[in-house]
RNA sequence: AGAGUGGGUUGGGCGGUCACCGGCUUUUUUAACAAGCCGGAGGAAAGUCCGAGCAGGGCAGGGCACGGUGGUGGCUAACGGCCACCCGGGGUAACCCGCGGGAAAGUGCCACAGAAAAUACACAGCCGAUGUCCCAAUGGGAACAGGCAAUGGUGAAAAGGUGCGGUAAGAGCGCACCGCGGCGCCGGUGACGGUGCCGGCAGGGCAAACCCCACCGCCUGCAAGACCAAACAGCCGGUCACUCGGCCCGAGUACGAGCGGCUAACAGCCACUCUGCCGGUGGGUAGGUCGCUUGCCGCAAGGCAGAGCCAACCGGCAACGGUUGGUCAAGAUAAAUGGUCGCCGCCCGCCUUAUCGGCGGGAUACAAAACUCGGCUUAUAGACCCACUCUUUUU
Repeated sequence: AGAGUGGGUUGGGCGGUCACCGGCUUUUUUAACAAGCCGGAGGAAAGUCCGAGCAGGGCAGGGCACGGUGGUGGCUAACGGCCACCCGGGGUAACCCGCGGGAAAGUGCCACAGAAAAUACACAGCCGAUGUCCCAAUGGGAACAGGCAAUGGUGAAAAGGUGCGGUAAGAGCGCACCGCGGCGCCGGUGACGGUGCCGGCAGGGCAAACCCCACCGCCUGCAAGACCAAACAGCCGGUCACUCGGCCCGAGUACGAGCGGCUAACAGCCACUCUGCCGGUGGGUAGGUCGCUUGCCGCAAGGCAGAGCCAACCGGCAACGGUUGGUCAAGAUAAAUGGUCGCCGCCCGCCUUAUCGGCGGGAUACAAAACUCGGCUUAUAGACCCACUCUUUUU
């Protein structure tokens, strides 16, 4: 100097003026108006993909089904998140990716091509030692019976790979190394790594196929829910039904009262009325406050608390934790934070020998809270910073 990898910050600032939302103060019985002061949209507010806080329901519980996660160890309120490490793959590397438990429980799939895709029955081919046939016969020839899966071809994948020996030709048939399986020792919290011995060895892949194993999961959700206000007709059906996400067990609630009839009477049955519960049809009413913005206590000063925010220090490889100090940040409800002027900054173009400088233009990326928080995913013009890797050159 160039190429790359990982991470972080920002994405306008200051001042004036007009306008909008909330809070406080003054005037006021309250309110309105007016004046003054303070505050007023993000790193993703998006997606609604996960987890929780919070609210209501479920008396408590058990099982099945269903759903989610899936290497090990830590962090966290929790998570499908984050950090570190292991294994596999990619990359020269920094680093990145992961469909990361089980294929010796079972079932299933592998198109086309190919002889054949898992009980793998051999297309082209090799041998024909042994038995058979022929001849000019201690040899030669043909192929049959038979032997082969090494060579070729097809394919993502074809009876584990490479090499040597051996054989009629071959083959873990034998041997060496690698792979696979088992056992021991060493290191590590562990996944796992290293090493030694034994075994010719279950001939592939797919479980983001069904499945098996381990762990986790009550339901609904701020349109949750609480309070006030308004309105609240009628008709029909049922009473072994209803409720607890689906099913089962279990548990709980209701199954009432009056009059009359049948009967010798009770029990029981039938009919009517009232009431409770369940359901259908159908009319009426539906406005506001809280939740809602850190919470509680206190007249106030202030105190206590918080998965809240910021800083410093300590511990830890890190995620993160602890201590101390400071601080408390929009709250709308058809939905507020905008317009304009000046200066600076930023971007683009031109001039200037580069720089300095000058002129003109732009207001520019993704974009907008709606109960809150921790994550993930997606989008992002431009500007800047830190660390690391590789190549080249100079000293």
Molecule: Bacterial RNase P class A
Organism: Anaerobacaceae bacterium